[in-house]
RNA sequence: GAAGUUCGCCAGGCAGUCGCUGGAUGUCGUUGCAAGACGAUGUCUGGAGGAAAGUCCGGGCCCCGUAGAGCGAGAUGCCGGUUAACGGCCGGGCGCAGCAAGUCGAUUGGCGCAAGCUGAUUGACCCAAGGCGACAGACAGUGCAACAGAAAGAUACCGCCUAAGUCCGCGAGGACUGGCAAGGGUGAAAUGGUGGGGUAAGAGCCCACCGCGUUUCUGGCAACAGAAAUGGCAUGGCAAACCUCAUCUGGGGCAAGGCCAAAUAGGGGAGCGCUAACGUGGCUCGCGUUGCUCCCGGGUAGGCUGCUAGAGGUCGUUGGUAACAGCGAUCCCAGAGGAAUGACUGCUCACGACAGAACCCGGCUUAUCGGCGAACUUCCCAC
Numbered sequence: 001g002a003a004g005u006u007c008g009c010c011a012g013g014c015a016g017u018c019g020c021u022g023g024a025u026g027u028c029g030u031u032g033c034a035a036g037a038c039g040a041u042g043u044c045u046g047g048a049g050g051a052a053a054g055u056c057c058g059g060g061c062c063c064c065g066u067a068g069a070g071c072g073a074g075a076u077g078c079c080g081g082u083u084a085a086c087g088g089c090c091g092g093g094c095g096c097a098g099c100a101a102g103u104c105g106a107u108u109g110g111c112g113c114a115a116g117c118u119g120a121u122u123g124a125c126c127c128a129a130g131g132c133g134a135c136a137g138a139c140a141g142u143g144c145a146a147c148a149g150a151a152a153g154a155u156a157c158c159g160c161c162u163a164a165g166u167c168c169g170c171g172a173g174g175a176c177u178g179g180c181a182a183g184g185g186u187g188a189a190a191u192g193g194u195g196g197g198g199u200a201a202g203a204g205c206c207c208a209c210c211g212c213g214u215u216u217c218u219g220g221c222a223a224c225a226g227a228a229a230u231g232g233c234a235u236g237g238c239a240a241a242c243c244u245c246a247u248c249u250g251g252g253g254c255a256a257g258g259c260c261a262a263a264u265a266g267g268g269g270a271g272c273g274c275u276a277a278c279g280u281g282g283c284u285c286g287c288g289u290u291g292c293u294c295c296c297g298g299g300u301a302g303g304c305u306g307c308u309a310g311a312g313g314u315c316g317u318u319g320g321u322a323a324c325a326g327c328g329a330u331c332c333c334a335g336a337g338g339a340a341u342g343a344c345u346g347c348u349c350a351c352g353a354c355a356g357a358a359c360c361c362g363g364c365u366u367a368u369c370g371g372c373g374a375a376c377u378u379c380c381c382a383c
Base pairs, nucleotide, nucleotide: 001379002378003377004376005375006374007373008372009371010370012348013347014346015345016344017343018342020047021046022045023044024043025042026041027040028039029038030037031036049354053365054364056363057362058361059360060359061253062252063251064250068285069284070283071282073249074248075247076246077245078092079091080090081089082088093135094133095132096131102125103124104123105122106121107120108119109118110117111116136244137243141242142241143238144237157184158183159180160179161178164177165176166175167174168173192210193209194208195207196206197205211233212231213230214229215228216227217226218225219224257305258304259303260302267296268295269294270293271292272291276290277289278288279287312331313330314329315328316327317326318325319324
């Protein structure tokens, strides 16, 4: 200097005019005994996002239930840490894919007497930082694997063998019995792999290395990694199949809930009823309550609240690889209610994409223009 990757920040700006809305405050008016409420107006001040989106997870909060136990059902699934909690985040392990770079080979162009240099295409190996993982268990059991293929937990389609036995032939040799699973074919997968010895031909039959099992040691909190010894050793795949194991889980939700005012028909009918019924997912037991369920018909759906000071933000410091935690200081940063921030003008600019809160918070996922910054990795050049 170039390229790759990961993370963080911003989300048009400035000025003016008019307009909307929350809060504080002054004045005026209406009502009220008052507190206050409502309306108008002036001043000051606040006013949509990194995803506000999806509604996929986890909670705060509210209500029900004496809120318990069991079964069942569901969720998660490597190890450690963090958190209010999570299927989140951080770090680590293992596995997978693979860009750049690199190595080896093939084809080909250019330069060169040649050696060789260099470019393009392509195959294989390896593959940084980073990316992804629905990452517990297949000797507890059940089940599945179409078609092809001889055969899918065992077989002979093509084939190899004349060592042995029998028959034919002058002989070469042929046939039958028999041996083989090393070669070829089929398939996603063919029952350990490569090489050598051995054999009639072969096979862990034997050997070396790899793989696998067992035991021990070393490092690590652990998941795991490494080493040594030993054993010829199959005990394939799928659990996003049923299942087993470990951990966790009551239900419903701001249209939750609370208060005030008003209106109506404290209407009519049927069923069950203490040996019963009901009690916010199902069943059983327990516990509690005394009524419960269905049909027809009538009234109201108005106002206030919940509603924003928080598992809060920012800065500093300590601990920690980090996520995060402790301590100190400082700040208040939207609360609409059919739904508030809009319109116009001027200047400027990176010429603004995706896109608007509705009880709140921590995440995940998806969409996305442009700018700024940091870190890590690889390559090139110079010193």